[in-house]
RNA sequence: AUCGAAAGAAGAGGACGCGGUUAACAAGAGUAGCUGGUCGGAAUCGGGUAACCGAUGGUGAUCAUCAGUGAAAGGGGCAACUGCCGAAAUAGGUUUGACUGUUACCGUCAAAGCUGUUGGGCCUUGGUUGAAUAAAUCAAGGACUGUCGCAACUGGGACUCAGUUGCGGGGCGCUAUCGACGAU
Numbered sequence: 001a002u003c004g005a006a007a008g009a010a011g012a013g014g015a016c017g018c019g020g021u022u023a024a025c026a027a028g029a030g031u032a033g034c035u036g037g038u039c040g041g042a043a044u045c046g047g048g049u050a051a052c053c054g055a056u057g058g059u060g061a062u063c064a065u066c067a068g069u070g071a072a073a074g075g076g077g078c079a080a081c082u083g084c085c086g087a088a089a090u091a092g093g094u095u096u097g098a099c100u101g102u103u104a105c106c107g108u109c110a111a112a113g114c115u116g117u118u119g120g121g122c123c124u125u126g127g128u129u130g131a132a133u134a135a136a137u138c139a140a141g142g143a144c145u146g147u148c149g150c151a152a153c154u155g156g157g158a159c160u161c162a163g164u165u166g167c168g169g170g171g172c173g174c175u176a177u178c179g180a181c182g183a184u
Stems, first nucleotide, its partner, number of pairs: 001184004008177001010175002014085001017084006025076001033069006043056004047106006088118005094112006119145002122142008147169009
């Protein structure tokens, strides 16, 4: 000097890139609940089951129905602010906590961490959650897009440049920088 290269740190993809927070709004919904009436006639309630414990109930409960009154939460679109590019999401397991009045097993929600999958958004079909035809998520399929590799063609004097087309790969990637270390 050339080639390779661990670690570090900086960036890019976008035709809705990924999250968070806040306000109003739509929907939830004339629903749940509450009050009164009617029917009816013995059990009912505390997330589910079981046991216990407690509460309500012939002074008529629960259920059903009529009238009056009448919410909220989760989720959502727009806007603003804000954190970012495994951003984030999801599946499975573990730990802790809440729903609970106790115990046991489950279920739901939240937090932390481990392993796996997914480059990104979109569309279609089906499943799950949900009040929902919104939205989210999972699986399969489909084009689109970004990046890298290979091939062909085009432009330019030429290239390790740029573009087009086709095929293929994936984020533990790609680009640029730096460079322990190794080889010549």